[in-house]
Context: one part of a larger RNA
RNA sequence: UGACGGGGGCCCGCACAAGCGGUGGAGCAUGUGGUUUAAUUCGAAGCAACGCGAAGAACCUUACCCGCUCUUGACAUCCAGUGAACUUUCUAGAGAUAGAUUGGUGCCUUCGGGAACACUGAGACAGGUGCUGCAUGGCUGUCGUCAGCUCGUGUCGAGAGAUGAUGGAUUACGUCCAGCCCCGCGCGCCCCCCCUCUCCUUGGGUGCCAGCACAUAAUUUUGGUAACUCCAGGGAGACUGCCGGUGACAAACCGGAGGAAGGUGGGGAUGACGUCAAGUCAUCAUGGCCCUUAUGACCAGGGCUACACACGUGCUACAAUGGGCAGUACAGAGGGGCGCAAUACCGCGAGGUGGAGCCAAUCCCAGAAAACUGCUCGUAGUCCGGAUCGGAGUCUGCAACUCGACUCCGUGAAGUCGGAAUCGCUAGUAAUCGCGAAUCAGAAUGUCGCGGUGAAUACGUUCCCGGGCCUUGUACA
Numbered sequence: 001u002g003a004c005g006g007g008g009g010c011c012c013g014c015a016c017a018a019g020c021g022g023u024g025g026a027g028c029a030u031g032u033g034g035u036u037u038a039a040u041u042c043g044a045a046g047c048a049a050c051g052c053g054a055a056g057a058a059c060c061u062u063a064c065c066c067g068c069u070c071u072u073g074a075c076a077u078c079c080a081g082u083g084a085a086c087u088u089u090c091u092a093g094a095g096a097u098a099g100a101u102u103g104g105u106g107c108c109u110u111c112g113g114g115a116a117c118a119c120u121g122a123g124a125c126a127g128g129u130g131c132u133g134c135a136u137g138g139c140u141g142u143c144g145u146c147a148g149c150u151c152g153u154g155u156c157g158a159g160a161g162a163u164g165a166u167g168g169a170u171u172a173c174g175u176c177c178a179g180c181c182c183c184g185c186g187c188g189c190c191c192c193c194c195c196u197c198u199c200c201u202u203g204g205g206u207g208c209c210a211g212c213a214c215a216u217a218a219u220u221u222u223g224g225u226a227a228c229u230c231c232a233g234g235g236a237g238a239c240u241g242c243c244g245g246u247g248a249c250a251a252a253c254c255g256g257a258g259g260a261a262g263g264u265g266g267g268g269a270u271g272a273c274g275u276c277a278a279g280u281c282a283u284c285a286u287g288g289c290c291c292u293u294a295u296g297a298c299c300a301g302g303g304c305u306a307c308a309c310a311c312g313u314g315c316u317a318c319a320a321u322g323g324g325c326a327g328u329a330c331a332g333a334g335g336g337g338c339g340c341a342a343u344a345c346c347g348c349g350a351g352g353u354g355g356a357g358c359c360a361a362u363c364c365c366a367g368a369a370a371a372c373u374g375c376u377c378g379u380a381g382u383c384c385g386g387a388u389c390g391g392a393g394u395c396u397g398c399a400a401c402u403c404g405a406c407u408c409c410g411u412g413a414a415g416u417c418g419g420a421a422u423c424g425c426u427a428g429u430a431a432u433c434g435c436g437a438a439u440c441a442g443a444a445u446g447u448c449g450c451g452g453u454g455a456a457u458a459c460g461u462u463c464c465c466g467g468g469c470c471u472u473g474u475a476c477a
Stems, first nucleotide, its partner, number of pairs: 001477002003474003007471007015461002019425005026316008034307002042053002064302002067299001069297002073125001077124002079121005086103001089100004107114002127291002130289003136285002138280003141276001143274001148187002151184002154163003168177001193268004198236007209224001212223002239262001242256005318418001322377007334365003339358002344353003384415001389410007431453007
């Protein structure tokens, strides 16, 4: 000087407390461990691995296993030779591939040849998701959006170092004020940026429709209008600016007015010096090492989907604030040409036929659902719950056996609110309800977004956890 303390002081954070809802029990989904296996590819490991890499394993992907094959190679550059490229059909085979066969002979040219492509040959070389993240770059997680981390000069100290940055007051903040042998700078904080909330203005094709006109059974349908809503450009607005109080006449704090909004308005992006030899050689790049008729490459099938069990993360429930049936409302944000698909018709349905319209503020996906109104069920393993299994189908796709999703009929398991323990959340939040998108042929209870309905509680900082500042002890570095 740090680090540590079941030392002290001050102060923060859904850290506790106060509340609300969960997890831990059940069934299923998913990841992991373990076991099994020819293989169940690899990585991730307390927080910070475990719905993680994977925004999507039937083939492909795919790296794994078994089998069949290739050896200048599936891919790149160079050399020589042949042939344009390309294409039809047949045979063998699981295919890769092998054999036979048809058409075609093009482009540029200084007529030597050249360009592109294919095949053959030789070797230089290719190739490796093989090892080392403890050789590395890059990227990322984490402490932590915590308020810290440094430097120059001066001063102090023999020196390590200190001071500044400590002490007072204040703040979300090393934020600001005043003080002080310090005076200043930098990286962070804040501001600037984006979205959202109010108003003004400009413009309005696809959006809007108050007033006017026309037509109709009716509807912005049509004309028209530019008010309103909305869209998208430009501005205004919030700054402790104003008033009162507290304070040291400071910074600031408390209360109030006005205001759509008040003291950082709400949310996002933004992550200092560093820590964990943290993670990644399997995104990529790369040193070294290793393989080179194989640790490379092609193909078919299988596996990654196994199952006594253990754990994590979720979904659905155990019901009446509910289940069922019928009727009636109200969103936002997205996506759509290898696409989204309406009206209509067929089917109980998944879906099919067909194809208007739309490269989309125009058309479509698209019925929002909880909600509301009425009827029913009456506390029961039930009209709760839906696992499992049987049968019949639909769709995607060469192909749903291993191993897809969905539909209909039947079946109707566990489960009556969950031990010790443990998680999230402070407001348009939790809880609850549906909708969309990426990936994607198909395949979400995951992920990322969107809106609807919409709470309770916070006395307080003694305690648990993490962190910041000062101080003290130390046989630790």

This is a predicted structure of a 477-nucleotide part of an RNA (small-subunit ribosomal RNA, 3' major domain) from an uncultured prokaryote. Its Rfam family is "Bacterial small subunit ribosomal RNA". Its family is annotated with ribosome and structural constituent of ribosome in the Gene Ontology. The prediction has a mean pLDDT of 83. The RNAcentral record of the full RNA draws on ENA.